[in-house]
RNA sequence: CGCUUAUAAAGAAAGACGGAGGGAUUAGACCCUGCGAAGUCUUAGCAACCUGUGCUUACAAGGUGCUACAUUCUACUCGAGCAGUUAAAGGCGCUCCUGAAAGAUAAGUA
Numbered sequence: 001c002g003c004u005u006a007u008a009a010a011g012a013a014a015g016a017c018g019g020a021g022g023g024a025u026u027a028g029a030c031c032c033u034g035c036g037a038a039g040u041c042u043u044a045g046c047a048a049c050c051u052g053u054g055c056u057u058a059c060a061a062g063g064u065g066c067u068a069c070a071u072u073c074u075a076c077u078c079g080a081g082c083a084g085u086u087a088a089a090g091g092c093g094c095u096c097c098u099g100a101a102a103g104a105u106a107a108g109u110a
Stems, first nucleotide, its partner, number of pairs: 002109006013043005021032003026075004044067003049063002051060003071102001076099001079096004084092002
């Protein structure tokens, strides 16, 4: 890196170094950031996928993971509603909603 399965509106930050970006990618929106971004390290914490003990439920916290914003939101798609336009239908706009894609993490696998 490929494939499979599962999960996601909950939860949890301080310090040191660093020095301008960051919220995965493309576009748009909205945000964070010199009252210090990314990154690295230390400590602390959250959670419970794997793990251990028990054995439906519980507990622990060894391996990962995570600690602004819903995976920050929208985009593709099923359906519903509203308003305008049109002779009508369709399309277009807004709101809600189903599913998918993509990405993330875990476990497994070639």
Model confidence (mean pLDDT): 83 of 100. A computed fold for a 110-nucleotide RNA from Pedobacter sp. MC2016-15, annotated as SAM riboswitch aptamer (S box leader). It was read from a public genome assembly, where an Rfam model found it. Of the family's consensus pairs, 97% are formed in the model. Its Rfam family is "SAM riboswitch aptamer (S box leader)". Gene Ontology term of the family: regulation of gene expression.